[in-house]
A computed fold for a 73-nucleotide RNA from a Candidatus Uhrbacteria bacterium, annotated as transfer RNA.
Its mean pLDDT, the model's own confidence on a scale to 100, is 82.
It matches the Rfam family "tRNA". Rfam links the family to the GO term triplet codon-amino acid adaptor activity.
It was read from a public genome assembly.

Parts: sequence; C1' cells; structure tokens
RNA sequence: GGGCCAUUAGCUCAGUUGGUAGAGCGCUGCAUUCGCAUUGCAGAGGUCGGCGGUUCGAAUCCGCCAUGGUCCA
Repeated sequence: GGGCCAUUAGCUCAGUUGGUAGAGCGCUGCAUUCGCAUUGCAGAGGUCGGCGGUUCGAAUCCGCCAUGGUCCA
C1' cells in the first nucleotide's frame, strides 16, 4: 500500500425483504425474607462509530473517513 470482516444500551450480542430499535447479564424501585441471597413484577438507560448520498421512509442500500481484527505484499 491492497483485500476481507467487525462497529447497535454499562458488558456480550440479535435485528429476516428498507417501514415503531430489542434480548441476556448488569443498574434502580417494589413485592417476597427477621435480614441477605434467590425468585416475581415494574422501570431507567441508545445522535445504531462519523460525514455525505439514494429513497416517501435508512441500524439496514451506496461512497468516503475513523477505530479494531485478519490475510497478502
């Protein structure tokens, strides 16, 4: 220098053909207990890495950039 893959909640990751952003764990509150743990219920938490483009509509499609991984030279 070039090819490929990844980037979504605090962490690990889903998200089907473009049409309301989700799960587990964690966190908060309540219930349960003498208390804790467990368990149940409820809740908070997201500019979907950044900037543009296409579209009525983009996490999703296209381009560039950034970061990480991997391969080739």